[in-house]
């Protein structure tokens, strides 16, 4: 310099062929305890890495662009 993977809640991932954005964990309240833990119940948290096109609808499909690995020179 040039080729691929990867990006979605704090955290580790899902989310078949474009249409309800979701678990676990971990946070906050309440039950149950003298109290912790641990269980139960409830509930806050996501511009899906930015930015543009495509469609009636994009986390998904196209282009550029930033950030990480990564192979090659």
């Nucleotide at each position: 310099g040039g080729g691929g993977c990867u990006g979605u809640a704090g955290c580790u991932c899902a989310u078949c062929u474009g249409g309800g954005a979701g678990a676990g964990c971990g946070c906050u309240u309440c039950g149950u305890u003298c109290g912790c833990a641990a269980c139960g119940a409830a509930g806050a948290g996501g511009u899906a890495g930015u930015c543009g096109g495509u469609u009636c609808a994009a986390g998904u499909c196209c282009g550029a662009u930033c950030a990480g690995c990564u192979c090659c020179a």
Model confidence (mean pLDDT): 81 of 100. A computed fold for a 73-nucleotide RNA from a Planctomycetota bacterium, annotated as transfer RNA. It was read from a public genome assembly. Its Rfam family is "tRNA". By type it is a transfer RNA.